[in-house]
RNA sequence: AGCUCAUCCAGAAGGGUGGAGGGUGCAGGCCCUUUGAAGCCCUGGCAACCGUCGCGUUCGACCGGUUAACAAUCGGCGAAUGAGGAAAGGUGCCAAUUCCUGCCUCGCUCCGGCGCACUUCGGUGCAACGGAACCGCGCGAGGAAAGAUGAGCG
Repeated sequence: AGCUCAUCCAGAAGGGUGGAGGGUGCAGGCCCUUUGAAGCCCUGGCAACCGUCGCGUUCGACCGGUUAACAAUCGGCGAAUGAGGAAAGGUGCCAAUUCCUGCCUCGCUCCGGCGCACUUCGGUGCAACGGAACCGCGCGAGGAAAGAUGAGCG
């Protein structure tokens, strides 16, 4: 490089340096930015993935007590797991939901409408299917894809 799993509508900025971009693919939109972008450095903060702390539950073909022995039970140790605490450690993060949309499914709305039924022949109702167009997300819900971060592999 790549693979697996979890999370992604919460939260948290100042200074220095730098000098024109940025919103981690692409396209469109919309934002941020010379009242100073990215990057780098310092300080501060957020969060709680790993780790950490004790507590509960379950399991153990481990250790000890009780027993003549076994079972059961109590304690220890270990493993898994649950709800918590703290924020010293390993990461991460500190505009906007991962800024929004893009692909699929469902519901609703609107447009067109094969066809069918009824009709006082003016029309009315149902409706397969297609579409939501230009510079646009029709509205809502769910999923996918891509990406980010962590943990475990590699």